[in-house]
Context: one part of a larger RNA
RNA sequence: CACCGCCCGUCACACCACGGAAGUCAUUCACGCCCAAAGCCGGUGGGCCAACCGCAAGGAGGCAGCCGUCUAAGGCGGGGGCGAUGACUGGGGUGAAGUCGUAACAAGGUAGCCGUAUCGGAAGGUGCGGCUGGAACACCU
Numbered sequence: 001c002a003c004c005g006c007c008c009g010u011c012a013c014a015c016c017a018c019g020g021a022a023g024u025c026a027u028u029c030a031c032g033c034c035c036a037a038a039g040c041c042g043g044u045g046g047g048c049c050a051a052c053c054g055c056a057a058g059g060a061g062g063c064a065g066c067c068g069u070c071u072a073a074g075g076c077g078g079g080g081g082c083g084a085u086g087a088c089u090g091g092g093g094u095g096a097a098g099u100c101g102u103a104a105c106a107a108g109g110u111a112g113c114c115g116u117a118u119c120g121g122a123a124g125g126u127g128c129g130g131c132u133g134g135a136a137c138a139c140c141u
Stems, first nucleotide, its partner, number of pairs: 003108001005105001008101002011098001013095004018090003023085003027081003031077004039070001041068004047063003052059002111132009
C1' cells in the first nucleotide's frame, strides 16, 4: 500500500506428516488339547540287600523296577495386544506471481449470522425457526 482495497472455496502442480484399508510378516500375552524328561509325593504282587535286632530262620529298614498325581521343554488350535509393511483411498499442512468463479467485509450490491433440512463445480443457494453482533423508518434523550 487506505475499494485500482481486502478476501473465500473447489480444481491443477510439488513437498511434508497423519488416518482408513483386502491382506502379508514379525513379536508378545493368556487359554484349550496332545505329549511327558528329571524330580518330590502316593501306591505296589513279585525281585534284591553289608551295617540295626537275631545263633539261625527271619524281622525291622532300605533299594531297584513298575503304576499314578503334579510338571519344564516341545507340538497343535482358536483368540487378544503391539510393531513393520500394503494396491488403493481420506482429509490436513506448507509452497512470489496457475484455473474457475465472487461467498464475506460498505445496506458488499439478495443485510449478515446461528440451528436444521435439502440442492449445487466451488465458494455457496433455498425453505423453516431464531439473533442483531444490520441499515433505513417511527418515537425518546